[in-house]
RNA sequence: UGGGAGGUCGUCUAGUGGUAGGACAUCGCGCUCUGGACGCGAAAACUGGGGUUCAAGUCCCUGCCUCCCAG
Numbered sequence: 001u002g003g004g005a006g007g008u009c010g011u012c013u014a015g016u017g018g019u020a021g022g023a024c025a026u027c028g029c030g031c032u033c034u035g036g037a038c039g040c041g042a043a044a045a046c047u048g049g050g051g052u053u054c055a056a057g058u059c060c061c062u063g064c065c066u067c068c069c070a071g
Base pairs, nucleotide, nucleotide: 001070002069003068004067005066006065007064010024011023012022013021018054026042027041028040029039030038047063048062049061050060051059
């Protein structure tokens, strides 16, 4: 450089154009003799820009980053 795949809470991972969810971790409360176990709750994310649409994580264009293949 050419081709292909990918980017979503701190981490991992779902998400047929219509409420952004789950697990672990963190914090708070409960439970307990104590607790890192168990129960309840809270905070926390769509890679940037533009477009299409009533509505975009999702579709289109373009940039950035990561991985794979080829040279």
The RNA shown here (transfer RNA) has 71 nucleotides and comes from candidate division WWE3 bacterium RIFCSPHIGHO2_01_FULL_42_13. Its mean pLDDT, the model's own confidence on a scale to 100, is 81. Its Rfam family is "tRNA". By type it is a transfer RNA. Taxonomically the source falls in candidate division WWE3 (Bacteria, Bacteria candidate phyla).